A computed fold for a 345-nucleotide part of an RNA from a metagenome, annotated as large-subunit ribosomal RNA, domain IV.
[in-house]
Context: one part of a larger RNA
RNA sequence: CUCUCGUGAAGGAACUAGGCAAAAUAACCCCGUAACUUCGGGAGAAGGGGUGCCCCAUUAAGGUGUUGAGCCUGAAGGGGCCGCAGAGAAUUGGGUCAAGCGACUGUUUACUAAAAACACAGGACUCUGCCAACUCGUAAGAGGAGGUAUAGGGUCUGACGCCUGCCCGGUGCCGGAAGGUUAAGGAGAGAGGUUAGUGCCGCAAGGUGCAAAGCUUUGAACCGAAGCCCCGGUAAACGGCGGCCGUAACUAUAACGGUCCUAAGGUAGCGAAAUUCCUUGUCGGGUAAGUUCCGACCUGCACGAAUGGCGUAACGACUUGACCGCUGUCUCCACGAGAGGCCCG
Numbered sequence: 001c002u003c004u005c006g007u008g009a010a011g012g013a014a015c016u017a018g019g020c021a022a023a024a025u026a027a028c029c030c031c032g033u034a035a036c037u038u039c040g041g042g043a044g045a046a047g048g049g050g051u052g053c054c055c056c057a058u059u060a061a062g063g064u065g066u067u068g069a070g071c072c073u074g075a076a077g078g079g080g081c082c083g084c085a086g087a088g089a090a091u092u093g094g095g096u097c098a099a100g101c102g103a104c105u106g107u108u109u110a111c112u113a114a115a116a117a118c119a120c121a122g123g124a125c126u127c128u129g130c131c132a133a134c135u136c137g138u139a140a141g142a143g144g145a146g147g148u149a150u151a152g153g154g155u156c157u158g159a160c161g162c163c164u165g166c167c168c169g170g171u172g173c174c175g176g177a178a179g180g181u182u183a184a185g186g187a188g189a190g191a192g193g194u195u196a197g198u199g200c201c202g203c204a205a206g207g208u209g210c211a212a213a214g215c216u217u218u219g220a221a222c223c224g225a226a227g228c229c230c231c232g233g234u235a236a237a238c239g240g241c242g243g244c245c246g247u248a249a250c251u252a253u254a255a256c257g258g259u260c261c262u263a264a265g266g267u268a269g270c271g272a273a274a275u276u277c278c279u280u281g282u283c284g285g286g287u288a289a290g291u292u293c294c295g296a297c298c299u300g301c302a303c304g305a306a307u308g309g310c311g312u313a314a315c316g317a318c319u320u321g322a323c324c325g326c327u328g329u330c331u332c333c334a335c336g337a338g339a340g341g342c343c344c345g
Stems, first nucleotide, its partner, number of pairs: 001340008010331002014329001019326001027051005036041001038159001052081005061073004082086001094324007101316002106118002122157007134143003160311004165241003170238002172234005179229003185223002190218005197210005242260005269303001270300001281297005
């Protein structure tokens, strides 16, 4: 010096990203206990007091037992004794206030993340009439389920309270079937190839045309579903929810007016927010001093209603801020114990 412990004057978070770590609290009995609340809770809230041993004493009372004896449990009170200290060691909650998120108990990245993530009861939409939908399998078959719409599958939301606005133009889904388009297939006009035959030229060899049937290569009309186009519906389907200009008897602002665009122009509630760039916004609170925190304001760069909005008692090894207690975290380190390291052998 390192590790693991112990103690510490005065101060007491000045440490630090952050009270990380440590200290403190602690058992049982009694007193006492706020806001808020879903009336259960909050609550061991908080905050106080007591605790050993001896005598009165086989205390009162209770249990057992038959009402008795005995035995067991056992307050409360009075008197006394000792120590620094009586839950004498060990085990054994620190607490309060405010805010965010998630209702809660649960679950999770086996080996860097336990959370605000997942799940959850509850809510909603949608599919499914049973050989169900859906899933696995090429199939047989199986699960669903020996269930039957108060059932089962899928998706979203996520207790509870108050609520959940407008837009169906796009995309999706559902419904519709008149018209347009449209595949295989049907249909087969026509065209090409081949050549029996035949025309012309040639004495002939041959050259050059036309061409039936058959075979063959193609092939236009016309007929041909769903789908798409089309017509409607549907947003707790995917999603979306404006701009400019003017106007009131101080100023400022604009209830009001004009105009352009849109499918419709963001309602309630909330708002510098887990969302605010400018920004340490401005004001208030807390501090001697506060980029954090709390309460407001609203100029929402770029909140907003089941990709739910806003609240909310209880809960949380969650996150943030403040305070009390407590401390070697610190001012500022010191000493002690054990283990290691180091030096000599």